Predicted 3D model of RNase P RNA and transfer RNA as a complex of 453 nucleotides.
RNA sequence: CGAGGCGGUCGGAUGGCCGCGCGAUCGAGCCGGGGCGACCCGUCAUCGAUCGUGAGGAAAGUCCGAGCUCCUCAGCGCAGGGUGGCGGGUAACGCCCGUCCGUCGCGAGACGAGGACCAGUGCCACAGUGACGAUGCCGUCGACCGACCUACGGGCCGGCCGGUGGAGUGAAACGCGGCAAACUCCACCCGGAGCAAGGCCAAAUAGGAGGGCGCAACCAGGAUCGGGUGACCGGUCCGGGGGAGAGGUGCGCUGCCCAGCCCUCGGGUCGGCCGCAUGAGCCGUCGGGUAACCGGCGGCCUGAGAUGGAUGGCCAUCCUCGGCGCGCACAUCGUUGCGCGACGGGACAGAACUCGGCUUACAGACCGCCUCGCUGG
RNA sequence: GCCGAGGUAGCUCAGUCGGUAGAGCAGCGGACUGAAAAUCCGCGUGUCCCCAGUUCGAUUCUGGGCCUCGGCACCA
Numbered sequence: 001c002g003a004g005g006c007g008g009u010c011g012g013a014u015g016g017c018c019g020c021g022c023g024a025u026c027g028a029g030c031c032g033g034g035g036c037g038a039c040c041c042g043u044c045a046u047c048g049a050u051c052g053u054g055a056g057g058a059a060a061g062u063c064c065g066a067g068c069u070c071c072u073c074a075g076c077g078c079a080g081g082g083u084g085g086c087g088g089g090u091a092a093c094g095c096c097c098g099u100c101c102g103u104c105g106c107g108a109g110a111c112g113a114g115g116a117c118c119a120g121u122g123c124c125a126c127a128g129u130g131a132c133g134a135u136g137c138c139g140u141c142g143a144c145c146g147a148c149c150u151a152c153g154g155g156c157c158g159g160c161c162g163g164u165g166g167a168g169u170g171a172a173a174c175g176c177g178g179c180a181a182a183c184u185c186c187a188c189c190c191g192g193a194g195c196a197a198g199g200c201c202a203a204a205u206a207g208g209a210g211g212g213c214g215c216a217a218c219c220a221g222g223a224u225c226g227g228g229u230g231a232c233c234g235g236u237c238c239g240g241g242g243g244a245g246a247g248g249u250g251c252g253c254u255g256c257c258c259a260g261c262c263c264u265c266g267g268g269u270c271g272g273c274c275g276c277a278u279g280a281g282c283c284g285u286c287g288g289g290u291a292a293c294c295g296g297c298g299g300c301c302u303g304a305g306a307u308g309g310a311u312g313g314c315c316a317u318c319c320u321c322g323g324c325g326c327g328c329a330c331a332u333c334g335u336u337g338c339g340c341g342a343c344g345g346g347a348c349a350g351a352a353c354u355c356g357g358c359u360u361a362c363a364g365a366c367c368g369c370c371u372c373g374c375u376g377g
Numbered sequence: 378g379c380c381g382a383g384g385u386a387g388c389u390c391a392g393u394c395g396g397u398a399g400a401g402c403a404g405c406g407g408a409c410u411g412a413a414a415a416u417c418c419g420c421g422u423g424u425c426c427c428c429a430g431u432u433c434g435a436u437u438c439u440g441g442g443c444c445u446c447g448g449c450a451c452c453a
Base pairs, nucleotide, nucleotide: 001373002372003371004370005369006368007367008366009365010364012318013317014316015315016314017313018312020054021053022052023051024050025049026048027047028046029044031042032041033040034039056348060359061358063357064356065355066354067353068194069193070192071191074254075253076252077251078250080190081189082188083187084186085099086098087097088096089095100114101112102111103110104109115185116184120183121182122179123178124177132175137166138165139164140163141162142161144159145158146157148155149154198274199273200272201271208265209264210263211262212261213260218241219240221238222237223236224235225234226233227232245258247257248256267452268451269450281300282299283298284297285296286295287294288293319346320345321344322343324341325340326339327338328337329336330334378449379448380447381446382445383444384443387402388401389400390399396433404420405419406418407417408416426442427441428440429439430438
């Protein structure tokens, strides 16, 4: 100098004018109350002024994990879902760190759902004899059978059986074959729903209709009606005991709770408040740990809060990138470097209960560490 | 905001416990007809939405992305 790898930071700056949301204060106005009255007090889906404050590294996808809220998350079992070398971190995780192994790369490094096909089942297209049942081709060794030759020692050819080696097909070829992001087995984890959760206030209505399932059986008592000459019998109603049972956020059983529950149609409102802004928080420093991370001490409040949804627009100067034009520099004349000018561009994207992660999108700029190649000393 | 379903030929849809995918309608060509309709015969070069992964092999299995559609307010 060139080509790369990993990690991190930022993601336009300043000023002017106009505008938007929220909060605080002040003023005006509406309404209500008090006062004879000037006026005072209270209030707000109103208006104005001043001050303060106002998007992200991903606010996104909603893919994991939690906080929080409601549901009987009670126990057991089943179903369902997930994770998967080993060790550690964490509130938790499918995240992060370390390490082993495998694959890729010359390398710095990157990637890996990486337990078990010695429990069972299933699949392995085409090719190939054969895809786990089996045995086609070439050679070789041995046994047996048959034909031929013989100098009777044997030789040679064919068949068949067994062993052994090879070629070929294929991802995989007889080897406890390959496949579990095939069923499955093993180990571990998971109750469900979600802020339209949920709570409070206000307003309004036909406080409705249809269908399904319940408040059991049984026990004694009371009232009443009917039958009987009568002992008594039967029906209806009332409350009590009793414990059944619809239902209770996947299903079943056990236990528990409760008097109503579910579906469909119809009716009304479509307003306000809380949840909801200090948090597993950020910065500095010291200590422990290889690291992720943890602990101590000190400091900080920066972190908005809409509900048709605010956080913006214009102008100027600067910054930066791109090609173009002009000028200058040079042992090196270049797809070089520096300066100036006008023009064009500056991304991805917008909080909605809140966090920890992952993934995806992103113009450009900067910093640190490292690798390979070439050249010079 | 939250939850769920889907994407296969021009259109509407099948399909597959992994081995190169079909049906109906539409379209094109031919026959019949003077010409058409109807009828008969024949015809498919589909990124199985896209990108990765698992696998010998993916429309199918797994992960991520894009697009489309549907449902969810409260009272009584």
It holds a member of the Rfam family "Bacterial RNase P class A". Its family is annotated with dimeric ribonuclease P complex, tRNA processing and ribonuclease P activity in the Gene Ontology.